[in-house]
């Protein structure tokens, strides 16, 4: 130096063109005689960055940063 993959709440993933979702964690509440459990609410991220195309992009296009992986 080629090629291919990954990147979304704090921590593990989903969502492949129409306002971003589970689970866990976290806060308050409730069941329980505590303990552990369980159940209910909420708060929490505009999707790795720039651009681009679209009416509209986490989702195509480009470029670029970081790890992973194959070749050379």
């Nucleotide at each position: 130096c080629g090629g291919g993959g990954a990147u979304u709440g704090g921590c593990g993933c989903a969502g492949u063109g129409g306002u971003a979702g589970c689970a866990u964690g976290c806060a308050c509440g409730c069941c329980u005689g505590g303990g552990g459990g369980g159940c209910g609410u909420g708060a929490g991220g505009c999707c790795g960055c720039c651009a681009g195309u679209u009416c509209g992009a986490a989702c195509c296009u480009g470029g670029u940063a970081u790890c992973c992986c194959c070749g050379a």
Source information:
This is a predicted structure of a 72-nucleotide RNA (transfer RNA) from Candidatus Saccharibacteria bacterium UBA2834. Rfam family: tRNA. The family's RNA type in Rfam is transfer RNA. Rfam describes the family as follows. Transfer RNA (tRNA) molecules are approximately 80 nucleotides in length. Lineage of the source: Bacteria > Bacteria candidate phyla > Candidatus Saccharimonadota.